[in-house]
RNA sequence: UACUUAUCAAGAAAGGCAGAGGGAUUUUGGCCCGAUGAAGCCUUGGCAACCCAUACAGUUCACUCAAUUGUAUGAAGGUGCCAACUCCAUUUCCGUCAUUGAUGGAAAGAGAUAAGUC
Numbered sequence: 001u002a003c004u005u006a007u008c009a010a011g012a013a014a015g016g017c018a019g020a021g022g023g024a025u026u027u028u029g030g031c032c033c034g035a036u037g038a039a040g041c042c043u044u045g046g047c048a049a050c051c052c053a054u055a056c057a058g059u060u061c062a063c064u065c066a067a068u069u070g071u072a073u074g075a076a077g078g079u080g081c082c083a084a085c086u087c088c089a090u091u092u093c094c095g096u097c098a099u100u101g102a103u104g105g106a107a108a109g110a111g112a113u114a115a116g117u118c
Base pairs, nucleotide, nucleotide: 002117003116004115005114006113007112008111013044014043015042016041017040021033022032023031028089029088030087045082046081047080050078051077052074053073054072055071056070057069058068059067060066086110090108091107092106093105094104095103096102097101
């Protein structure tokens, strides 16, 4: 880098350095955050539970082992995260209001993160 699977309405910030931008990305628009200090870096803290640990139950197996699925609990370690739905926007289908628009749901597409494979 590519592919596969899962999740994405919850949750969780202080200090120091720094000094004007930031909200993933190409562009644009909207709406926000920002000198009461953005990005970035460092320290400390926290959230969550993907990997992980334990217990129970199920499945594969003649049984054990093992593998796997689900549930509950935990948080030492590997990641991740700590404004706003992934801030909003695109396409298709369905519903409601309503009359060409608004709104709700599902799917697709894009993206982020984790685990795995080459």
Molecule: SAM riboswitch aptamer (S box leader)
Organism: uncultured Bacteroidota bacterium